[in-house]
RNA sequence: GUCUCUGUAGUUUAACGGAUAGAACACUGGCCUCCGAAGCUGGUAAUAUCAGUUCGAUUCUGAUCAGAGGCA
Numbered sequence: 001g002u003c004u005c006u007g008u009a010g011u012u013u014a015a016c017g018g019a020u021a022g023a024a025c026a027c028u029g030g031c032c033u034c035c036g037a038a039g040c041u042g043g044u045a046a047u048a049u050c051a052g053u054u055c056g057a058u059u060c061u062g063a064u065c066a067g068a069g070g071c072a
Stems, first nucleotide, its partner, number of pairs: 001071007010025004018055001027043005048064005
């Protein structure tokens, strides 16, 4: 240089183009306890960026950014 793949909470991840983007771990309030742990019950938190297509985009298209791999 070129081609392919990947990018969603702090982490691991789910989501046929259509319901408020779902769950686990983590964090945190409450209950429980002499205090903790465990357990029970609530809460916060995410679609890499910019455009396009569409009534509707995490999903499809393009560019950019970041990462991984193949070839040279």